[in-house]
Molecule: Glycine riboswitch aptamer
C1' cells in the first nucleotide's frame, strides 16, 4: 500500500389493521385479517458416507439466498430493520 472479515458511530433503508371485543384500564387478555428485511425453519447444484439388481439408482449426513415457511417478530408516528455507503478501532492473510 491493497484485500476480505469483526465491533462501534453517522447517513440512506421496504412491506402489512392508528382493526374488533372484554376487563379490576399508564396496562392486561382474547379475536379476525395481513406483512417479511431482526432472529429462526426448509432445500438445489455439489461434497462425503453407505447399500444395490451398479457406467447409474436408492438412502443418510453436510449444504446458499432478498427463495421458502411465518415459529419468533411486525402492520399510524417513533423505535426496530436485511442490505448499501462513509468514518473509525483493533486484529487476520499476502
Nucleotide at each position: 500500500g491493497a484485500g476480505g472479515g469483526u465491533a462501534c458511530u453517522c447517513c440512506g433503508g421496504a412491506g402489512a389493521a392508528u382493526c374488533c371485543c372484554g376487563c379490576a384500564c399508564a396496562g392486561c387478555g382474547g379475536g379476525u385479517g395481513c406483512c417479511g428485511a431482526a432472529g429462526g425453519u426448509g432445500c438445489a447444484a455439489c461434497a462425503c458416507c453407505g447399500g444395490c439388481c451398479a457406467u447409474g439408482c436408492c438412502g443418510g449426513u453436510g449444504g446458499a439466498a432478498u427463495c421458502u415457511c411465518u415459529c419468533a417478530g411486525g402492520c399510524a408516528a417513533a423505535a426496530g430493520g436485511a442490505c448499501g455507503g462513509a468514518g473509525c478501532a483493533g486484529g487476520c492473510a499476502u